RNA sequence: AUGUGACAAGGGAAAACUUACUGAAAAGUAAGGGCGCAAAGUUACAGAUCCUAAAGUGAACGUAUGCUUGGAUGGCUGUGCUGCCGAA
Numbered sequence: 001a002u003g004u005g006a007c008a009a010g011g012g013a014a015a016a017c018u019u020a021c022u023g024a025a026a027a028g029u030a031a032g033g034g035c036g037c038a039a040a041g042u043u044a045c046a047g048a049u050c051c052u053a054a055a056g057u058g059a060a061c062g063u064a065u066g067c068u069u070g071g072a073u074g075g076c077u078g079u080g081c082u083g084c085c086g087a088a
Base pairs, nucleotide, nucleotide: 004086005085012037017032018031019030020029021028022027035075041081042080045078046077047076048073049072050071051070055068056067057066058065
């Protein structure tokens, strides 16, 4: 240095849930909380999943629907970039 991941050390962020705010929604932000995480740091390029307000379009003639479109998720997976420590 590259691999690699301990009943190690120092740490990190933080699920569900609650409250407030934003949003049509998925969801996000902040505070609390702590399930788990060696990349659960970051990246929406690829796949996957979720939402569908406006606009367009098809059907339907009801309290509503399909497609396009647009949006979300990095704690769904891959890719790219970056990273602490030092047992075996």
Annotation:
This is a predicted structure of an 88-nucleotide RNA (c-di-GMP-I riboswitch aptamer) from Domibacillus indicus. It was read from a public genome assembly, where an Rfam model found it. The prediction has a mean pLDDT of 84. Taxonomically the source falls in Domibacillus (Bacteria, Bacilli, Caryophanales, Bacillaceae).